[in-house]
The RNA shown here (SAM riboswitch aptamer (S box leader)) has 109 nucleotides and comes from Texcoconibacillus texcoconensis. Its Rfam family is "SAM riboswitch aptamer (S box leader)". Its family is annotated with regulation of gene expression in the Gene Ontology. The organism belongs to Texcoconibacillus, within Bacteria. Model confidence (mean pLDDT): 84 of 100. It was read from a public genome assembly, where an Rfam model found it.
């Protein structure tokens, strides 16, 4: 880098550091010297790990749920900010749906 598969309305600081763009991309919206993105602390959550239970199984394989921790990651503006492509329905500008594209876990090459 590339499949496969799960999820993606919830949640998270009146802190340090540092100084200038920043919210993948493209259109808009935004967010930023009353100091953003970032990095460190802090905090969220619980995706896989551990760990104890029911169920199904001959089986301590496997499968699957339901709970505790908090070791590996992820996150900590705003729905994955929002549209982007195909479809529904209508009050013609809205609303829905489902693909894509992105992101993170886990598993493969």
């Nucleotide at each position: 880098c590339u499949c496969u598969u799960a999820u993606c309305a919830a949640g998270a600081g009146a802190g340090g550091c540092g100084g200038a763009g920043g919210g993948a991309c493209u259109g808009g919206c935004c967010c930023g010297a009353a100091g953003a993105u970032g990095c460190c602390c802090g905090g969220c959550a619980a995706c896989c790990a551990a760990c104890a239970a029911g169920u199904g199984g001959a089986a301590g394989a496997c499968a699957u749920u339901c709970g505790u921790c908090a070791g590996g990651u992820g996150c900590u503006a705003a729905a994955u900010c929002c549209a982007g492509c195909a479809g529904a329905g209508u009050u013609u500008a809205c609303u829905c749906u489902g693909a894509g594209a992105g992101a993170u876990g886990a598993g493969a090459g």